A computed fold for a 134-nucleotide RNA from Micromonospora lutea, annotated as c-di-AMP riboswitch aptamer (ydaO/yuaA leader). It matches the Rfam family "c-di-AMP riboswitch aptamer (ydaO/yuaA leader)". Gene Ontology terms of the family: regulation of gene expression and cyclic-di-AMP binding. Taxonomically the source falls in Micromonospora (Bacteria, Actinomycetota, Actinomycetes, Micromonosporales).

[in-house]
RNA sequence: GGUCCGACACCGCCGAGUCGCUCGUGCGCGAGCUGGAGACCCCGGUAGCCGGGGUGAGUCCGUGAGGUUGCGGUAGGGCGCCCCUUCCCGCCCGAACCCGUCAGCCGACCCGGUCGGCGGUACGGGGAGGAAGG
Numbered sequence: 001g002g003u004c005c006g007a008c009a010c011c012g013c014c015g016a017g018u019c020g021c022u023c024g025u026g027c028g029c030g031a032g033c034u035g036g037a038g039a040c041c042c043c044g045g046u047a048g049c050c051g052g053g054g055u056g057a058g059u060c061c062g063u064g065a066g067g068u069u070g071c072g073g074u075a076g077g078g079c080g081c082c083c084c085u086u087c088c089c090g091c092c093c094g095a096a097c098c099c100g101u102c103a104g105c106c107g108a109c110c111c112g113g114u115c116g117g118c119g120g121u122a123c124g125g126g127g128a129g130g131a132a133g134g
Stems, first nucleotide, its partner, number of pairs: 010120005018031004032114005042104001051102001052099004060073004076093005083130005088124001
């Protein structure tokens, strides 16, 4: 000097997953955010089975095997650092899980969640506007 790993602080990203109180760190309690179920009205009736439904951006199409978990695209979604918005450009994601034959919408009413996983000195550019703090 370079590379790799770890700890703490700070800054930042996905996401609802933050803050306050309490604490003997609990079946805690709230605020904020967030999910589910749930009338009249509306949705024609009957029968059948290959059921149907939810969280989430994560859906669909083509291709490819005799097996495959691949490849290409796509609805949709995220990021680019003082914060917000818009345009251009660039880089990515396009999963997973749950309910258990059952749920359309939906006021009252009712029931939940507030986890987890990552990155960090730097080359994104231009324009307009706004807010807060020092």